Predicted 3D model of a 481-nucleotide part of an RNA (small-subunit ribosomal RNA, 3' major domain) from Rhodopirellula sp. SM50. It matches the Rfam family "Bacterial small subunit ribosomal RNA". The coordinates come from a structure-prediction model, not an experiment, and the mean pLDDT is 81. NCBI's taxonomy places the organism under Bacteria, Planctomycetia, Pirellulales, Pirellulaceae, Rhodopirellula. It was read from a public genome assembly.
Context: one part of a larger RNA
């Protein structure tokens, strides 16, 4: 100097406290462990793994993960070399395919002394070499998580120290903040915090279609439909506004707090992006790159079928429930924000229903996916394993796709298990937050209880710091580096 303390003191955080809502039980969904397999391919392992790589395993995917069959300059680059031949198409045996083995058609382009040469390409021989999701993340880059968006990490030059080093960074105050103000052996500076960018709340100003429609005119069973308009909502540009500006108290004539005016918003206005020197030899050689090392008729490359889906069981993350704040039948209203050409599909028609079948419109502020659910009225169920709950089987159907058998999704009928609020314990949240309701979208031929946008309903409860957790900062012991 740090680093530990069941040492001290001062801060801070959904840390606890106050409170709403879960996990834990139950069914199912998905991950992981074990187990089991021929093979269940590989990584990730407190916090910082376990709906993590995987933004979608029925073939492909896929990967020495297995059984099989097959190929050796090679599925794929570059250069050479030998020989042969237009490129190309077509059949036949043979097989599961990859391949293998064989016959057919055909003879193009540039020179050309008409012998031939030459460019491209496909086969062949043989060399260099290709290939490796093999191994090592303890040989790396790069990119990532965690401390932690916590406020801390350091130089320059000066000054004390024989020296490691100190000092500035400490002290009094303040703040979210080493934030800013005082004193000071200091005096400046850097990365960091802040502020600069996106976005949301207000207002003005331009522009008005595809969007609006208040005032005029038409016109409909109704409809911005039509004329027309820029008033308004909107959209997408360019500006104002918020600075502790103002005022009063409190404070060291400070920094800065506490209230108040105004204002749409008030002290960082909400959100987001942005993550300092460093830590964990943290992940990651299976994105990419990359030393080293192995392999080279194999650990390379092709092909098919199975596997990743396997189940006594433990666990972790969810999703549907045990009901009346509810179910369940009819009717009625309200959003955002996204996709859309090998797409998105209206509108009729067939079907109970998945869906077919039609085929207008739209490369979209015009058409189309779409129905918005919770919400609101009616009515029926009346406390029960029920008209709660929906696992599971059986039958018939639909879609996609070569193919749904191991293994996909969705209808309809029949079936109707467990579940009656969950033990020790244990997590998440402080405002448009919890909680709840549906929407979309990537991936995707088909498949989402998952992830990552959207909006619509919309709360309780604390303004404390005694104590669990974690962290700064100063100070103290230390036989620890």
């Nucleotide at each position: 100097u740090g680093a530990c303390g069941g040492g001290g003191g001062c801060u801070c955080a959904c840390a606890c406290a106050a409170g709403c809502g879960g996990u834990g039980g139950a069914g199912g969904a998905u991950g992981u462990g074990g187990c089991u397999u021929a093979a269940u391919u590989c990584g990730a392992g407190g916090a910082u793994a376990c709906g993590c790589g995987a933004a979608g395993a029925a073939c492909c995917u896929u990967a020495u993960c297995c059984u099989a069959g097959a190929u050796u300059u090679g599925a794929c680059a570059u250069g050479c070399u030998u020989g042969a031949g237009a490129g190309u198409c077509u059949c036949u045996a043979u097989g599961a395919a990859a391949g293998u083995a064989g016959a057919g058609a055909g003879u193009g382009c540039c020179c050309u002394u008409c012998g031939g040469g030459g460019a491209g390409c496909u086969c062949u021989u043989g060399c260099a070499c290709a290939g490796g999701u093999g191994c090592u993340g303890c040989a790396u880059g790069g990119c990532u998580g965690u401390c932690g968006u916590c406020a801390g990490c350091u130089c320059g030059u000066g000054u004390c120290g024989u020296g490691a080093g100190a000092u500035g960074u400490c002290g009094g105050g303040u703040u979210a903040a080493g934030u800013c103000c005082c004193u000071u052996a200091a005096c400046g500076a850097g990365c960091g915090a802040a502020a600069c960018c996106c976005u949301u709340a207000u207002c003005u100003c331009u522009a008005g279609u595809u969007g609006c429609c208040a005032g005029c005119g038409g016109g409909u069973c109704a409809a911005g439909c039509c004329g027309g308009g820029g008033a308004c909502u909107c959209u997408a540009g360019a500006g104002a506004g918020a600075c502790u500006g103002c005022c009063g108290g409190u404070g060291u004539c400070a920094a800065a707090c506490c209230g108040g005016a105004g204002g749409a918003a008030g002290g960082u206005g909400g959100g987001g992006a942005u993550g300092a020197c460093g830590u964990c030899a943290a992940g990651u050689c299976c994105u990419c790159a990359u030393g080293g090392c192995c392999u080279u008729u194999a650990u390379g490359u092709c092909u098919a079928g199975g596997g990743c889906u396997g189940c006594a069981c433990a666990c972790g993350u969810c999703c549907u429930a045990c009901a009346a704040u509810g179910g369940u039948a009819c009717g009625g209203a309200c959003a955002a924000a996204u996709g859309g050409a090998c797409g998105c599909u209206a509108a009729g028609c067939c079907g109970c229903g998945a869906g077919g079948u039609g085929g207008a419109g739209c490369a979209a502020a015009u058409c189309c996916c779409a129905a918005a659910a919770a919400c609101c009225g009616u009515g029926c169920c009346u406390c029960a394993g029920u008209u709660c709950g929906g696992a599971u089987u059986g039958c018939a159907g639909g879609c996609u796709g070569c193919a749904a058998c191991u293994c996909g999704c969705c209808u309809g009928c029949a079936u109707g298990a467990a579940g009656c609020c969950g033990g020790a314990a244990u997590c998440g949240c402080u405002a448009g937050u919890a909680a709840u309701c549906g929407u979309a979208g990537g991936u995707c031929a088909g498949c989402a209880u998952a992830c990552u946008a959207c909006g619509g309903u919309g709360a309780a409860u604390g303004u404390g710091u005694u104590c669990c957790u974690g962290a700064g900062c100063c100070u103290u012991g230390u036989a620890c580096a």